[in-house]
Molecule: SAM riboswitch aptamer (S box leader)
Organism: soil metagenome
RNA sequence: CAUCAAGAGGGGUGGAGGGACUGGCCCAGAGAAGCCCCGGCAACCACCUCGGACUCAGGUUCGAGGGGAGGUGCCAACUCCAGCAGGUCGCGAAGCGCAAGGCCUGGAAGAUG
Numbered sequence: 001c002a003u004c005a006a007g008a009g010g011g012g013u014g015g016a017g018g019g020a021c022u023g024g025c026c027c028a029g030a031g032a033a034g035c036c037c038c039g040g041c042a043a044c045c046a047c048c049u050c051g052g053a054c055u056c057a058g059g060u061u062c063g064a065g066g067g068g069a070g071g072u073g074c075c076a077a078c079u080c081c082a083g084c085a086g087g088u089c090g091c092g093a094a095g096c097g098c099a100a101g102g103c104c105u106g107g108a109a110g111a112u113g
Stems, first nucleotide, its partner, number of pairs: 001113004009038005017027003021083004039075003044071002047066008079109001084106006090098002
């Protein structure tokens, strides 16, 4: 600096944790994390094509597109939700329920490149 609402899991091993943090809410002995194998998703980097700009040239850079053999990443839940600030509305399928909250925008934090 860019992206984060889409997408993609089986087996073995292991034996109680995991979802960053806090709060919630979830996942987990019908087997968590970790490790290994195989598979998959995606298209950031790399690669290929086309175009623009710059460059004496080699080339650099920006944009569009391509495939998935390379380097990462990822494969419960929107980054699981919220956390800070602002705006807005009662919420809810409904009730004799609840006063907690709902929705939107931006930020912070985090993750990946």